[in-house]
RNA sequence: CACUUAUUCAGAAAGGCGGAGGGUCAUGGCCCUGUGAAGCCUUGGCAACCCUUAAGAUGUACUCCAUUUUAAGAAGGUGCCAACUCCAUCCCGAGUAAAAGGGAAAAAUAAGUC
Numbered sequence: 001c002a003c004u005u006a007u008u009c010a011g012a013a014a015g016g017c018g019g020a021g022g023g024u025c026a027u028g029g030c031c032c033u034g035u036g037a038a039g040c041c042u043u044g045g046c047a048a049c050c051c052u053u054a055a056g057a058u059g060u061a062c063u064c065c066a067u068u069u070u071a072a073g074a075a076g077g078u079g080c081c082a083a084c085u086c087c088a089u090c091c092c093g094a095g096u097a098a099a100a101g102g103g104a105a106a107a108a109u110a111a112g113u114c
Stems, first nucleotide, its partner, number of pairs: 002113007013043005021032003026089004044081003049077002051073009085106001090103003
């Protein structure tokens, strides 16, 4: 980099350096930002994908193992700590229109495969 699967309306910030951008890219919006953006560092936190423990279910009985459900946890691997993934873009449906709604695509993250 590619592919597969799952999740994405919840949650969680202070300090130091830095010095003008940022919200992935494009377009259009809307917003954040010298009351200090990005980035880096320190500390803290959130969450529970991997993970740990216990109990149950299925695989013809037991052990092991695999899959799966529930409860508890947070040592470790990641991730994250403005706004729904900030919103829209394509399709559906609805409607005078707009808003609200559903799906897809794309993206992000995790686990796995080549």

SAM riboswitch aptamer (S box leader) from Segetibacter sp. 3557_3, 114 nucleotides, folded computationally.
The model forms 97% of the base pairs in the Rfam consensus.
Lineage of the source: Bacteria > Pseudomonadati > Bacteroidota > Chitinophagales > Segetibacter.
Model confidence (mean pLDDT): 78 of 100.